[in-house]
Context: one part of a larger RNA
RNA sequence: CUGGGCGUAAAGGGCGUGUAGGCGGCUUGAUAGGUCAACGGUGAAAUCCCUCGGCUCAACCGAGGAACUGCCUUUGAAACCAUCUGGCUCGAGGCUGGGAGGGGGUAGCGGAAUUCCUGGUGUAGCGGUGAAAUGCGUAGAUAUCAGGAGGAACACCAGUGGCGAAGGCGGCUACCUGGACCAGUUCUGACGCUGAGGCGCGAAAGCGUGGGGAGCAAACAGGAUUAGAUACCCUGGUAGUCCACGCUGUAAACGAUGGGUACUCGGUGUUGCGGGUGUUGACCCCUGCAAUGCCUUAGCUAACGCGUUAAGUACCCCGCCUGGGGAGUACGGUCGCAAGGCUGAAACUC
Numbered sequence: 001c002u003g004g005g006c007g008u009a010a011a012g013g014g015c016g017u018g019u020a021g022g023c024g025g026c027u028u029g030a031u032a033g034g035u036c037a038a039c040g041g042u043g044a045a046a047u048c049c050c051u052c053g054g055c056u057c058a059a060c061c062g063a064g065g066a067a068c069u070g071c072c073u074u075u076g077a078a079a080c081c082a083u084c085u086g087g088c089u090c091g092a093g094g095c096u097g098g099g100a101g102g103g104g105g106u107a108g109c110g111g112a113a114u115u116c117c118u119g120g121u122g123u124a125g126c127g128g129u130g131a132a133a134u135g136c137g138u139a140g141a142u143a144u145c146a147g148g149a150g151g152a153a154c155a156c157c158a159g160u161g162g163c164g165a166a167g168g169c170g171g172c173u174a175c176c177u178g179g180a181c182c183a184g185u186u187c188u189g190a191c192g193c194u195g196a197g198g199c200g201c202g203a204a205a206g207c208g209u210g211g212g213g214a215g216c217a218a219a220c221a222g223g224a225u226u227a228g229a230u231a232c233c234c235u236g237g238u239a240g241u242c243c244a245c246g247c248u249g250u251a252a253a254c255g256a257u258g259g260g261u262a263c264u265c266g267g268u269g270u271u272g273c274g275g276g277u278g279u280u281g282a283c284c285c286c287u288g289c290a291a292u293g294c295c296u297u298a299g300c301u302a303a304c305g306c307g308u309u310a311a312g313u314a315c316c317c318c319g320c321c322u323g324g325g326g327a328g329u330a331c332g333g334u335c336g337c338a339a340g341g342c343u344g345a346a347a348c349u350c
Base pairs, nucleotide, nucleotide: 003322004321005320006319007304008303012318014201015200016199017198021194022193023192025088026087027086029084030083031082033081034080035077036076037075038074040072041071042070049065050064051063052062053061054060091191092188093187095184096183097182098181103177104176105175106174107173108172109171110154115149116148117147118146119145120144121143125136126135162169163168206247207246208245209244210243211242215241216240220236221235222234223233258317259316260315261314262313263312266295267294268293269292270291271290272289273288274287275286276285299306300305323350324349325348332343333342334341335340
């Protein structure tokens, strides 16, 4: 160098963007670096292999042959790889016209509800539980009506429905802005795929500074329960949850399934955009593309299951695994304000 693997047994990087690198459509001509062929040179001897011979045999030794799978010159081939050159359009991209969407950002607005405050009505309870108690209430609570304040979240619509690379995204309006899809087939002409490093994004919790604080609620306090109860239940309640800016960089970051391309029976829903028949029109029916579900054939799989959204059949590129524990620990390095993250052993033991 090489093997076998990665949905659930160990193993897909949280996600993207992209550098180097690897890989790469159809076709013309050229070159001859790779590749292939032939001749020649070289490839010391010994060793290995074959044949024969010498020590009584063998080991050992001698002779001959083969081999030394390599390198180089020369000549040739030109399919493939490569390089150069010219062309092509199906990959990729652009253009034009459309419609869909909780995609992102900023600002403003709205109603329901909770809490608090003020006032009215009103009187003895309220609250809470398995049952209670702590708690609140005659200084007038709970209930109810009117008004006000403030913060957070947006019932119904709501849907294996939509959008986004992932994290994630849901009241309404305006502005700014990204992507995908469909139709036309006018343009460019391989401009592509992947991607070690790098860079960016990245739920919740947590951290820094400054605001905000209704409800909820780690910690904490009290009441219960209990043998005990540092819990589960109840009454309270601070960080936090919210905003701005900065950091952290993790997760059952899951489809536990990396990305791309091509191919391989069917059936049935849903979403978006088309085409056709028909119709006044909608619906219905047939059909194309994209997306999202379910069931299933072949095939695959240890089984479960997967099954055109593959875990099938193949190719390209990246990441990762290699018995359990020790251990995602120690040490070192690096990042971080810290918490800690990333990288990541061994002894020993079964």

This is a predicted structure of a 350-nucleotide part of an RNA (small-subunit ribosomal RNA, central domain) from an uncultured prokaryote. RNAcentral holds the full RNA, with entries from ENA. The prediction has a mean pLDDT of 88. It matches the Rfam family "Bacterial small subunit ribosomal RNA".